[in-house]
RNA sequence: GGCCGAGUGGUGUAGUGGUUAUCACGUCAGUCUCACACACUGAAGGGCAGGAGUUCGAACCUCCUCUUGGUCA
Numbered sequence: 001g002g003c004c005g006a007g008u009g010g011u012g013u014a015g016u017g018g019u020u021a022u023c024a025c026g027u028c029a030g031u032c033u034c035a036c037a038c039a040c041u042g043a044a045g046g047g048c049a050g051g052a053g054u055u056c057g058a059a060c061c062u063c064c065u066c067u068u069g070g071u072c073a
């Protein structure tokens, strides 16, 4: 340098055009307990790597860029 894949709460993930985005772990609060843990209930926390375009509408499609993994030379 060419080709292929990935980037979504703190972490790991679902979502492949249509209700300001799913679940698990974690965090916080409450219930329970002498207390802790477990369990149960509730809450906070992300607008989807960045930019532009297409569309009535984009996390999702197109283009460029960045980061990262693989592969070829």
Base pairs, nucleotide, nucleotide: 001072002071003070004069005068006067007066010025011024012023018056027043028042029041030040031039049065050064051063052062053061